Predicted 3D model of a 101-nucleotide RNA (Bacterial small signal recognition particle RNA) from a Phycisphaerae bacterium. The source organism's lineage runs through Bacteria, Pseudomonadati, Planctomycetota and Phycisphaerae.
RNA sequence: GGCUGGACCCCAUGCGAUGGGCGUCUGGUGAACCUGGUCAGGGCGGAGACGCAGCAGCCAUAAGCCUGUGCGUCCAUGCGCCGUGGGACCUUCCGGCCUGA
Numbered sequence: 001g002g003c004u005g006g007a008c009c010c011c012a013u014g015c016g017a018u019g020g021g022c023g024u025c026u027g028g029u030g031a032a033c034c035u036g037g038u039c040a041g042g043g044c045g046g047a048g049a050c051g052c053a054g055c056a057g058c059c060a061u062a063a064g065c066c067u068g069u070g071c072g073u074c075c076a077u078g079c080g081c082c083g084u085g086g087g088a089c090c091u092u093c094c095g096g097c098c099u100g101a
C1' cells in the first nucleotide's frame, strides 16, 4: 500500500425486561329497605299447642371498588455484554491474508 472478516451505526423482527389498556382468575371490601339465609326482642293469628310475616344483629353474596412474583391478549419504550435478517461500511476500533521499503 492492497484485499478481506468483525465491532460501532441505521432499519425490520423474535425473545426478555419495564410500564400501561382489556379480559379472566385469586384475595379483600361490598346492600337501612328495593338480595338470600338465620332471625333475639317486639308484632300478628290462636283458648292452647303452635303457626305466620319479619326489624336490628350475625353469616353469605350481586354490581361496583381495591388487590396481585397469577394467566391470556394488545400497545408502548432514552431498556438488554440477547438472537435473526437486511442496509451502510466515510471516519474510528479489533483481527486475518498478500505485498513493498
Stems, first nucleotide, its partner, number of pairs: 001098007009087006015080002017077008025068001027066003035060004043052003
The sequence was found by an Rfam model in a public genome assembly. Rfam family: Bacterial small signal recognition particle RNA. The family is grouped with related families in Rfam's "SRP clan".